[in-house]
Context: one part of a larger RNA
RNA sequence: UGACGGCGGCCCGCACAUGCGGUGGAGCAUGUGGAUUAAUUCGAAGCAACGGGAAGAAGCUUACCAGGUCUUGACAUCCCGAUGCUAUUCUUAGAGAUAGGAAGUUACUUCGGUACAUCGGAGACAGGUGGUGCAUGGUUGUCGUGUGCUCGAGUCGAGAGAUGUUGGGUUAAGUCGCGGAACGAGCGCAACCCUAAUUGUUAGUUGCCUUCAUUAAGAUGGGCACUCUAGCGAGACUGCGCGUAAUAAACCGGAGGUAGGUGGGGAUGACGUCAAUAGAUCAUGCCCCUUAUGACCUGGGCUACACACGUGCUACAAUGGUCGGUACAACGAGUUGCGAGCCGGUGACGGCAAGCUAAUCUCUGAAAGGCGAUCUCAGUUCGGAAUGGAGGCUCCUACUCGCCUCGAUGAAGUCGGUAUCGCUAGUAAUCGCGGAUCAGCACGCCGCGGUGAAUACGUUCCCGGGCCUUUUACA
Numbered sequence: 001u002g003a004c005g006g007c008g009g010c011c012c013g014c015a016c017a018u019g020c021g022g023u024g025g026a027g028c029a030u031g032u033g034g035a036u037u038a039a040u041u042c043g044a045a046g047c048a049a050c051g052g053g054a055a056g057a058a059g060c061u062u063a064c065c066a067g068g069u070c071u072u073g074a075c076a077u078c079c080c081g082a083u084g085c086u087a088u089u090c091u092u093a094g095a096g097a098u099a100g101g102a103a104g105u106u107a108c109u110u111c112g113g114u115a116c117a118u119c120g121g122a123g124a125c126a127g128g129u130g131g132u133g134c135a136u137g138g139u140u141g142u143c144g145u146g147u148g149c150u151c152g153a154g155u156c157g158a159g160a161g162a163u164g165u166u167g168g169g170u171u172a173a174g175u176c177g178c179g180g181a182a183c184g185a186g187c188g189c190a191a192c193c194c195u196a197a198u199u200g201u202u203a204g205u206u207g208c209c210u211u212c213a214u215u216a217a218g219a220u221g222g223g224c225a226c227u228c229u230a231g232c233g234a235g236a237c238u239g240c241g242c243g244u245a246a247u248a249a250a251c252c253g254g255a256g257g258u259a260g261g262u263g264g265g266g267a268u269g270a271c272g273u274c275a276a277u278a279g280a281u282c283a284u285g286c287c288c289c290u291u292a293u294g295a296c297c298u299g300g301g302c303u304a305c306a307c308a309c310g311u312g313c314u315a316c317a318a319u320g321g322u323c324g325g326u327a328c329a330a331c332g333a334g335u336u337g338c339g340a341g342c343c344g345g346u347g348a349c350g351g352c353a354a355g356c357u358a359a360u361c362u363c364u365g366a367a368a369g370g371c372g373a374u375c376u377c378a379g380u381u382c383g384g385a386a387u388g389g390a391g392g393c394u395c396c397u398a399c400u401c402g403c404c405u406c407g408a409u410g411a412a413g414u415c416g417g418u419a420u421c422g423c424u425a426g427u428a429a430u431c432g433c434g435g436a437u438c439a440g441c442a443c444g445c446c447g448c449g450g451u452g453a454a455u456a457c458g459u460u461c462c463c464g465g466g467c468c469u470u471u472u473a474c475a
Base pairs, nucleotide, nucleotide: 001475002474003472005470008468009467010466011465012464013463015459016458019423020422021421022420023419026314027313028312029311030310031309032308033307034305042053064300065299066298067297068296069295070294073125077124078123079121080120081119082118083117084116088103089102090101091100092099093098106115107114108113127289128288130287131286132285136283137282140276141274143272148187149186150185151184152183154163155162156161167178169176193266194265195264198234199233200232201231202230203229204228207224208223209222212221213220237260240254243251244250316416320375321374322373323372324371326369332363333362334361337356338355341352342351343350344349382413386409387408389406390405391404392403393402429451430450431449432448433447434446435445
């Protein structure tokens, strides 16, 4: 100087407390461990691995296994020789890779050849999801969006170092002001950026409709006031007044205001820590393989199952279930696509097919809600696992191993031990909708809107952190 303390002081955080809802018990989904296997590819491991890499394993993916094959190679550059093809289509053998056959019209030219393509040959080489994240780059997590981390010259000290950065206030903040052997500066804080809130103005189609005409209907004429869209502005700064404070910084409550004290979200992550993660995104040093640790194909596996754990979904019901009528969104996506409408089907869906490269058309009638009826506390008209049956779709193929529909059967489960998690407001809880990936497959993920709470006395305690101080000779 740091680190540590079941030392002290001050302070903060859904850290505790106050509340609300969960997990842990059940069934299922998904990930992991284990055990299994020919293989169950690899990697991630307290917080910070475990619905994470994977925004989607039937084939492909695919890296794993079994079998069948190739060796200048599936891919790249160079050299030599031969041919004029190749692509594509048909056909034979085969599980296919592959091997054979048939059809299938290179271009330029000074006729020497050149370019291109295929085949063959020799070697330089290709290739490696092989190893090392403890050789690395770039990338990422975490402490933590917590308020810290340093420097210049000066001063003090023999020196390591100190000071500044400490102190008494204040702040979300090393934020600001005061004092002071300190004076300044840098990276961080804040602001500048995006977004949703209010309003002015510009613009008025595909959007809108106050007035006029007209209609079943903003469908049409007409119009751009309103809604909305998207450009440019305004607006919030402790600016104003009272009080407190030291007449400071600031704080308390107030007015005006759509909004009030960083107004709400987001992006933004200092110096560093964990030899943290990743060699399987990529790049890369070194090591290793080279008729194989490379390459191709078929089938299988990654989906297995006594069990254990994590993360979720659905429930255990009456604030509910079922049936009928009825109301109100937002974000988005769409031409190999979204698909209205009509017809067929109980339905999943099928047939015909309008419109739309989209403020025009479609996905798209949201659900919880409201109204009416029924069920009456039961393992039930709760719950829906699992099973067999009949179908639909994607697709070359749904057996291993997809999703959906119909009717049948109808398991566990009556609110969950020790323990443990999230959340402070348009939040929790609850309800549906969209998108990426994607042929098909979503209870996951990323977004969107609807309904919409309770509680916070407080900082004694648990956890994590910050500043000062002290102990210990631990570095």